[in-house]
RNA sequence: GCCCUCUUAGUUAAAUGGAUAUAACCGCUCACUCCUAACGAGCAAUUGUAGGUUCGAUUCCUACAGAGGGCA
Numbered sequence: 001g002c003c004c005u006c007u008u009a010g011u012u013a014a015a016u017g018g019a020u021a022u023a024a025c026c027g028c029u030c031a032c033u034c035c036u037a038a039c040g041a042g043c044a045a046u047u048g049u050a051g052g053u054u055c056g057a058u059u060c061c062u063a064c065a066g067a068g069g070g071c072a
Base pairs, nucleotide, nucleotide: 001071002070003069004068005067006066007065010025011024012023013022018055027043028042029041030040048064049063050062051061052060
């Protein structure tokens, strides 16, 4: 220098262009308990950045950033 894959909640991951973006762990509140743990109920928190296409984008396109890999 060229090519490929990936980037979603604090963490690990889901989600055929039709949505209130889902789950587990973590966190917080409540209930249970003599107390704690476990179990139960609830709450909060997310699409790397900037554009484009579309009635509608996590999804498709482009550039950039970051991570990993291959070739030279």